[in-house]
Predicted 3D model of a 137-nucleotide RNA (c-di-AMP riboswitch aptamer (ydaO/yuaA leader)) from Desulfonema limicola.
The coordinates come from a structure-prediction model, not an experiment, and the mean pLDDT is 75.
The sequence was found by an Rfam model in a public genome assembly.
RNA sequence: UUAAUAUUGUAGCCGAGAUCCGUUUUCCGAAAAACGGAUGCGGGGGACCCAAUUUUUCGGGGCGUAUUCCUUCAUGGAUAAGGCACUUCCAAGCCCGAGCCCGUCAGCUAACCUCGUAGGCAUCUGGAAGGGCAAUA
Numbered sequence: 001u002u003a004a005u006a007u008u009g010u011a012g013c014c015g016a017g018a019u020c021c022g023u024u025u026u027c028c029g030a031a032a033a034a035c036g037g038a039u040g041c042g043g044g045g046g047a048c049c050c051a052a053u054u055u056u057u058c059g060g061g062g063c064g065u066a067u068u069c070c071u072u073c074a075u076g077g078a079u080a081a082g083g084c085a086c087u088u089c090c091a092a093g094c095c096c097g098a099g100c101c102c103g104u105c106a107g108c109u110a111a112c113c114u115c116g117u118a119g120g121c122a123u124c125u126g127g128a129a130g131g132g133c134a135a136u137a
Stems, first nucleotide, its partner, number of pairs: 005137006012121003018039009040117006050107001059105001060102004068078003082095003086130006
C1' cells in the first nucleotide's frame, strides 16, 4: 500500500433541474448574486418508410405521478399513478392525487431547429436481503 473477514459508526430526500469555467458587483478573503460559455441531463418541433386514413367546437395538443368516476356542485367523496430519506422486498400505516403552457396547430420521425436546468420538503413503525464511506482489529 492492497485484499479478505469481523466489529462499531455513518449517510439528507423528491425532481431532468447537475458539474465546471469566465466576467462584473459587494468583499481583505471566503462566499453570494447577475450575466455569458462548455459538458452532462431532461423536454418540444420536425422527412422518407410505417401507422392512422373516419374527419365532427363537446376544439385539439404538450410538460408533469397528478388520471378517471360519482354527487347533494363544495377547493366534496372515491380512485389510476406517485412519494415516505443509502437501495430492494415484505407487513402495517400515512401523505399526495397540483399547477402551467401552445393558440385552432403538432402521429412516428434521420438531418435540422428550439427550450429548460426550476421549485419544494424534514418523512414516523417492524422484519429480511444487499451496497457505499469511515475507524479499529